[in-house]
RNA sequence: GCCACUAUAGCUCAGUUGGUAGAGCAACGCAUUCGUAACGCGUAGGUCACGAGUUCGAGUCUCGUUAGUGGCU
Numbered sequence: 001g002c003c004a005c006u007a008u009a010g011c012u013c014a015g016u017u018g019g020u021a022g023a024g025c026a027a028c029g030c031a032u033u034c035g036u037a038a039c040g041c042g043u044a045g046g047u048c049a050c051g052a053g054u055u056c057g058a059g060u061c062u063c064g065u066u067a068g069u070g071g072c073u
Base pairs, nucleotide, nucleotide: 001072002071003070004069005068006067007066010025011024012023013022019056027043028042029041030040049065050064051063052062053061
């Protein structure tokens, strides 16, 4: 220098053909217990890496940028 993949909650990751952004773990509260843990119920937490474009509508499609991983030279 070229190519491919990845970027979504504190962490690990889903998200199908473009149509209300989700799960597990973690955190917090309640209940239970003599008490703690576990189990149960509930709550909060998101500029979907950044910037544009297409569209009635974009996490999803297109272009560019940034970062990471891998490969080729």
Molecule: transfer RNA
Organism: Dysgonamonadaceae bacterium